The part of an RNA shown here (large-subunit ribosomal RNA, domain IV) has 370 nucleotides and comes from a Pseudomonadota bacterium.
Its Rfam family is "Bacterial large subunit ribosomal RNA". Its family is annotated with ribosome and structural constituent of ribosome in the Gene Ontology.
The prediction has a mean pLDDT of 86.
Taxonomically the source falls in Pseudomonadota (Bacteria, Pseudomonadati).
Context: one part of a larger RNA
RNA sequence: CCCUGGUUAAGGAACUAGGCAAGUUGACGCCGUAACUUUGGGAGAAGGCGUGCCUCUGGUAGGUGUAAGGAUUUACUCCUGAAGCCGAGAGGGGUCGCAGUGACCAGGCUGGGGCGACUGUUUACUAAAAACACAGGUCUCUGCAAAACCGCUAAGGUGAUGUAUAGGGGCUGAGGCCUGCCCGGUGCCGGAAGGUUAAGGCGAGGUGUCAGUUUCCUGUGGGAACACAGGAGAUGAAGCACUGAACCGAAGCCCCGGUAAACGGCGGCCGUAACUAUAACGGUCCUAAGGUAGCGAAAUUCCUUGUCGGGUAAGUUCCGACCUGCACGAAAGGCAUAACGACUUUGGCACUGUCUCAACCAGGGACUCA
Numbered sequence: 001c002c003c004u005g006g007u008u009a010a011g012g013a014a015c016u017a018g019g020c021a022a023g024u025u026g027a028c029g030c031c032g033u034a035a036c037u038u039u040g041g042g043a044g045a046a047g048g049c050g051u052g053c054c055u056c057u058g059g060u061a062g063g064u065g066u067a068a069g070g071a072u073u074u075a076c077u078c079c080u081g082a083a084g085c086c087g088a089g090a091g092g093g094g095u096c097g098c099a100g101u102g103a104c105c106a107g108g109c110u111g112g113g114g115c116g117a118c119u120g121u122u123u124a125c126u127a128a129a130a131a132c133a134c135a136g137g138u139c140u141c142u143g144c145a146a147a148a149c150c151g152c153u154a155a156g157g158u159g160a161u162g163u164a165u166a167g168g169g170g171c172u173g174a175g176g177c178c179u180g181c182c183c184g185g186u187g188c189c190g191g192a193a194g195g196u197u198a199a200g201g202c203g204a205g206g207u208g209u210c211a212g213u214u215u216c217c218u219g220u221g222g223g224a225a226c227a228c229a230g231g232a233g234a235u236g237a238a239g240c241a242c243u244g245a246a247c248c249g250a251a252g253c254c255c256c257g258g259u260a261a262a263c264g265g266c267g268g269c270c271g272u273a274a275c276u277a278u279a280a281c282g283g284u285c286c287u288a289a290g291g292u293a294g295c296g297a298a299a300u301u302c303c304u305u306g307u308c309g310g311g312u313a314a315g316u317u318c319c320g321a322c323c324u325g326c327a328c329g330a331a332a333g334g335c336a337u338a339a340c341g342a343c344u345u346u347g348g349c350a351c352u353g354u355c356u357c358a359a360c361c362a363g364g365g366a367c368u369c370a
Stems, first nucleotide, its partner, number of pairs: 001365008010356002014354001019351001027051005036041001038174001052095006062086003068080004072075001096100001108349007115341002120132002136172007148158003175337001176335003180266003185263002187259005194254003200248002205243005212235010267285005294328001295325001306322005
């Protein structure tokens, strides 16, 4: 010097990010107990007092229960109950110590705010929370071979040996008061007149091939016409093959409606009142509609330690207001709220070595030697 404990004058949070740690409180009995409240709570609220031993009332109250008595369903029955045994609590008196729940064990309390209603759940090994869940609310899907899900497009299974007071999914999150406006966009639901439209249907027409027809050339026969053979072109029915217009042709989309506890959204500029200031009021532009109630420098406020008030000698935190809401706002719920919380923030009382400021003690290390 370090660790684990113990004690400490005076002060008592001056420590510190923060009373972290430590300390205070602590059991039992009695008295007493506020705001608020969902009338259950809050509450062990808070705050007080008592506690040993001896003796008396008095072996008292009570318990057990023998004898005895009584009752009946006649039983190892029940009721009352001398004896015996056990035996509080209370009151009076006395008495000892510094100290009587004499050691050990055993809530510190309280005021204001935030968040979450609550008990629960969670990051096994840095997070226990305001996160998750929750009962309750609401929307939506599903008529049973249900929807949804598992499975190899299966068999089969879960749902469920359930049946819309049921089952699945989403959001919200007890209870209280409430939940405004917008359906233009996206989604979903409904509609079917019209537009568009696939495969497919139909098949006008076109192309290739080809019998045939026809023109020319050459050869043979012939006087010629012409006939035959070969060659080069033109045209070309049916068939076969390829191609192919109009027309017909579902859902979807376009279109017409509905729907926000569906995804979402919820304005700007200018002027105006007999001081000034402000603007109930007016004008104008835009929009689908321009944020209602409530709340508001907030777990949201940048400027910002906003301004005023409270608390302190002094307060970037805290509480109450104001409203200029950079950028609250109504089930991604809004606002209050009793109870609850190893949550978070900020006061107060008590208490203390947290500190002023350190000291001593005990044990174990460190250090030296072996």